A computed fold for a 73-nucleotide RNA from uncultured Agathobaculum sp., annotated as transfer RNA. The sequence was found in a public genome assembly. Rfam family: tRNA. It is annotated as a transfer RNA. The prediction has a mean pLDDT of 81. Taxonomically the source falls in Agathobaculum (Bacteria, Bacillota, Clostridia, Eubacteriales).

[in-house]
């Protein structure tokens, strides 16, 4: 320099024929205990990397930067 993959909540990570963003985990509060561990409930927390562009709408679909892996040369 080229080509692919991947970038979503503190972490791992789902979520494609475009339609109000989810799950464990972890965090806060509360309940049970004589206190813990365990186990229930409730809630918080996201500009879907980043600029753009179609669209009545875009984590999804295109053009582009960017960062990581991976392969060619």
């Nucleotide at each position: 320099g080229c080509u692919g993959c991947u970038g979503u909540a503190g972490c791992u990570c789902a979520g494609u024929a475009g339609g109000u963003a989810g799950a464990g985990u972890g965090c806060a509060u509360c309940c049970u205990u004589g206190g813990u561990a365990a186990g229930g409930a409730u809630g918080a927390g996201g500009u879907c990397a980043c600029c753009g562009g179609u669209u009545c709408a875009a984590a999804u679909c295109c053009g582009g930067u960017c960062a990581g892996c991976a392969g060619c040369u």